This is a predicted structure of a 691-nucleotide part of an RNA (large-subunit ribosomal RNA, domain II) from a Minisyncoccota bacterium. The RNAcentral record of the full RNA draws on ENA.
Context: one part of a larger RNA
RNA sequence: GCCAACGAGUUUUCUUUACCAAUUAGUCUAAGCGCUUUUGGCGCGGAGGCACAGGGAAACCAAGUCUUAAAAGGGCGAAAAAUUUAAAUUGGUGGAGAAAAACCCGAAGCCAGACGAGCUUGCCAUGGCCAGGAUGAAGCUUUUAGAAAUAAAAGUGGAGGUCCGAACCCGUAGAUCGUUCAACGUCUUGGGAUGAGCUGUGGUAAGGAGUGAAAAGCUAAUCGAGUUUGGUAAUAGCUGGUUCUUCCCGAAAUAGUUCUAGGACUAGCCUCUCCGGCCACGUUCUUGGAGGUAGAGCACUGGAAGGAAUACUGUGGCGAAAGCUAGGUAUUUCUACCAAACUCCGAAUGCCAAGAACUUUGCGGAGGGAGUCAGACUACGGAAGCGAAGUCCCGUAGUCGCGAGGGGAACAACCCAGAUCGUCAUCUAAGGUCCCUAAAUUUAUACUAAGUGUUAGUAAGGAGGUGAAAUUUCUCAGAUAGCUAGGAGGUUAGCUUAGAAGCAGCUACCCUUUAAAAAGUGCGUAACAGCUUACUAGCUAAGAGAUUUUGCGCCGAAGAUUUCCGGGGCUCAAGUAUAAUACCGAAGAUACGACUUAGCAUCUUAUGAUGCUAGGGGUAGGGAAGCGUUCCUAUUGUGCUGAAGCAGUACUGUAAGGUGCUGUGGAGUGAUAGGAAGUGAGAAUGUUGGC
Numbered sequence: 001g002c003c004a005a006c007g008a009g010u011u012u013u014c015u016u017u018a019c020c021a022a023u024u025a026g027u028c029u030a031a032g033c034g035c036u037u038u039u040g041g042c043g044c045g046g047a048g049g050c051a052c053a054g055g056g057a058a059a060c061c062a063a064g065u066c067u068u069a070a071a072a073g074g075g076c077g078a079a080a081a082a083u084u085u086a087a088a089u090u091g092g093u094g095g096a097g098a099a100a101a102a103c104c105c106g107a108a109g110c111c112a113g114a115c116g117a118g119c120u121u122g123c124c125a126u127g128g129c130c131a132g133g134a135u136g137a138a139g140c141u142u143u144u145a146g147a148a149a150u151a152a153a154a155g156u157g158g159a160g161g162u163c164c165g166a167a168c169c170c171g172u173a174g175a176u177c178g179u180u181c182a183a184c185g186u187c188u189u190g191g192g193a194u195g196a197g198c199u200g201u202g203g204u205a206a207g208g209a210g211u212g213a214a215a216a217g218c219u220a221a222u223c224g225a226g227u228u229u230g231g232u233a234a235u236a237g238c239u240g241g242u243u244c245u246u247c248c249c250g251a252a253a254u255a256g257u258u259c260u261a262g263g264a265c266u267a268g269c270c271u272c273u274c275c276g277g278c279c280a281c282g283u284u285c286u287u288g289g290a291g292g293u294a295g296a297g298c299a300c301u302g303g304a305a306g307g308a309a310u311a312c313u314g315u316g317g318c319g320a321a322a323g324c325u326a327g328g329u330a331u332u333u334c335u336a337c338c339a340a341a342c343u344c345c346g347a348a349u350g351c352c353a354a355g356a357a358c359u360u361u362g363c364g365g366a367g368g369g370a371g372u373c374a375g376a377c378u379a380c381g382g383a384a385g386c387g388a389a390g391u392c393c394c395g396u397a398g399u400c401g402c403g404a405g406g407g408g409a410a411c412a413a414c415c416c417a418g419a420u421c422g423u424c425a426u427c428u429a430a431g432g433u434c435c436c437u438a439a440a441u442u443u444a445u446a447c448u449a450a451g452u453g454u455u456a457g458u459a460a461g462g463a464g465g466u467g468a469a470a471u472u473u474c475u476c477a478g479a480u481a482g483c484u485a486g487g488a489g490g491u492u493a494g495c496u497u498a499g500a501a502g503c504a505g506c507u508a509c510c511c512u513u514u515a516a517a518a519a520g521u522g523c524g525u526a527a528c529a530g531c532u533u534a535c536u537a538g539c540u541a542a543g544a545g546a547u548u549u550u551g552c553g554c555c556g557a558a559g560a561u562u563u564c565c566g567g568g569g570c571u572c573a574a575g576u577a578u579a580a581u582a583c584c585g586a587a588g589a590u591a592c593g594a595c596u597u598a599g600c601a602u603c604u605u606a607u608g609a610u611g612c613u614a615g616g617g618g619u620a621g622g623g624a625a626g627c628g629u630u631c632c633u634a635u636u637g638u639g640c641u642g643a644a645g646c647a648g649u650a651c652u653g654u655a656a657g658g659u660g661c662u663g664u665g666g667a668g669u670g671a672u673a674g675g676a677a678g679u680g681a682g683a684a685u686g687u688u689g690g691c
Stems, first nucleotide, its partner, number of pairs: 001691006011100014026050003032044005054061002064076004103241002106238001110231006121205009130195001132164003135160001139156007168192003173188004207223001209219003244626006254267005268372002270369007280361001282358008295345001296343002301339003305335009315326004375400008384391001405416003420594004425590003431584003434568003440581001442580006453570002461555002465552010482539005488512003493507003518533001522531002595616009627680001629677010645664008
């Protein structure tokens, strides 16, 4: 991991509610007793409970009572009226709640009693062990010195938590091992090795306690409180799991409160039952309203820019002064502005009300059962943030959640569209129609040359890319381009300068000859020279130039897994723009058939049949109807001429399932009507077994 078996809302008492039953002369017995065909049945038993009267804390009073000094009032009742004929008790079944282990499994823990010091820590008693080498304390002896104490030297001596280093004890660094040789080892390398040394045996101290050269270490592979048994099925607002079918409806992720925030309670939203009432709901149109948002505006409140006039005013600058100039404050005025907490104004939507039309919901009351309190994205209006976020917080709507199908390459939340079932039928939506891939290599007119594009999106800026439109200038009296020729003189203008001659720079920019020619457009020279342009003539020949708007392209253009239009590929497109027709395309619509729910009608009435109308996506959850398993009771079957079980196969029911046949098997086992549950497994790191 797979297979098989087992594996989770149970039981008792009480409360409440729906349905069913019995009794009503209110109802029911409990313990106990008697009888009996003795796991049982029948009877007696009214003690007691509930109901029949309430009020009060109570005494107590009573159709009233309580409050109070008293109610004149008030509370709770009675009576009466209306509706329906009610109401009560007991039992059963279903739902829910409370107390209990309370759907199942799961803590870490808390307390009590025992068991542990054969591991380890400390201590006690009694034993054992430490190769070899080195160093050489005190003391002593001798000699010398000294009066001596004493000192020195030599010898002797053998001290030390002394040195080196085996056994022994330890565990520094590295390697190895790491399903290991080993739940801490091995190898190499290390520390101590006569000491606070190591060690044998026996003893002693323990669970809030011991022991500890102290690390909360150790106390039997267990220690910030050992192990074991019990309390104990501790508790778990937490995680996981929770077993057959079909049918109807179908949420919430919000508010308030909460030692509350991943939990609850009440409300909101869902479902079921009964009652009332009746179109009250929704959409569209019409009419009438309230309002101060968007926008706009500056009339108020504020903000803020520029100018003018008037009044007052001090100082700065110029000036002899007059005065000029630069200001300041206040008021008025002009111009252009800003505002969530400004408004002289002021929408669209939305909201309220009435009427009409069309649909089918909606509302109130009494009860039973819930779930929900982590929401997500998208569009729009906003707060926060950076007009950041797949951000956070509100509002309105949609979708997902709880929604399948088609499109978007893939893609909860985007676009289309809401799946009862069947059909090798038809039509469409979004989106598409060259191939992958269903359908146009469709029609018409343009554009694009960049593979731009076929993708959602990209800037400022730059450019004789190219298409369209508009305005305007020149032009057969010859434009524009090209070719031929000229392009001069005063003069090298003046100044400056070493020089400055059209062309470093400054100033001026005249005159003449001319068809025309600048005191010079650009190269060039040290300065000249030289080339060239403007300008003019001739040749040629019909268009040429400028500006603006706009379509599609170009550059600008650098990113993190992978080139990337989904791919192939595509250029009078299979790109872009405009217009048009056809087709494809979904679980949508239609057609035909079937099932089922609700309502209505008809016919029947054990109750169904037929028809019509409207429905049948669905998590949490509510409601309804069924299938199957084991056992019991009654009735009735079947079986060695082969039961159950197992295997295969056929038929059948919407399903859970049912039935037949064949084989195997070898002794029990069904149906019908009821009853009772240890009643349905795929999941729980489920339990046990097998492989």